RNA sequence: GCGGCCGUAGUUCAGCCCGGUUAGAACGCCUGCCUGUCACGCAGGAAGUCGUGGGUUCAAAUCCCAUCGGCCGCG
Numbered sequence: 001g002c003g004g005c006c007g008u009a010g011u012u013c014a015g016c017c018c019g020g021u022u023a024g025a026a027c028g029c030c031u032g033c034c035u036g037u038c039a040c041g042c043a044g045g046a047a048g049u050c051g052u053g054g055g056u057u058c059a060a061a062u063c064c065c066a067u068c069g070g071c072c073g074c075g
Stems, first nucleotide, its partner, number of pairs: 001074007010027004020058001029045005051067005
């Protein structure tokens, strides 16, 4: 230099191919209940400009272009 894969909540990931209702799960965190206390269990809650910028579209996490970071391969 070229090609491929990955980037979504604090962490690990799903959703992307095939655009459409409010962006979800588990763990973690916070509050309450329970308990002599903790843990477990139960109930509720907070938390995301979907790596960044632009484009297409009535509508983009999803399609297109560029770009940044990580991993792998080729030269």
Predicted 3D model of a 75-nucleotide RNA (transfer RNA) from a Candidatus Parcubacteria bacterium. It matches the Rfam family "tRNA". It is annotated as a transfer RNA. On this family, see Hou, Trends Biochem Sci 1993: "The tertiary structure of tRNA and the development of the genetic code". The source organism's lineage runs through Bacteria, Bacteria candidate phyla and Candidatus Parcubacteria. The sequence was found in a public genome assembly. Model confidence (mean pLDDT): 82 of 100.